[in-house]
Molecule: transfer RNA
Organism: Anaerolineae bacterium
Formats: sequence, C1' cells, structure tokens
RNA sequence: GGGCGCGUAGCUCAGCUGGUUAGAGCGCACGGUUCACAUCCGUGAGGUCGCGGGUUCGAGCCCCUCCGCGCCCA
Repeated sequence: GGGCGCGUAGCUCAGCUGGUUAGAGCGCACGGUUCACAUCCGUGAGGUCGCGGGUUCGAGCCCCUCCGCGCCCA
C1' cells in the first nucleotide's frame, strides 16, 4: 500500500425485512433479607449506536469519506 471483518451502557455482547420507547448478563447505586458480610430478591441510574455527510416520511440497520482495532496479502 491492497483486501476482508469489527466499533451499540463502565466490561462482554444481542439487536429480525429500515418502523413508533435501543436491550441482556456482569458491574454500579438504593432498598429488603442477615448481628454483620456474602449469597439471594426487588427497584433504579447509566447510551453522541466510533466522527462527519448522504438516501428515506422514518437509519443502530442502507450508501460515502474519515478515525481506531484485528486478520490476510504484498
């Protein structure tokens, strides 16, 4: 330099054929339980869906540039 893949919550990851409000587990906060801690139960907070642009009535999902990471080729 070229090709391919990935980027969604603090972490690991789902997310259908584009459709109304974006989810799970773990973690975190609070409450319950306990003498207390852990476990367990309940509730809750937490998101620029990598950045920017485009298509569309509507984009996490489609298209383009760029950024970062990984693999392969040279």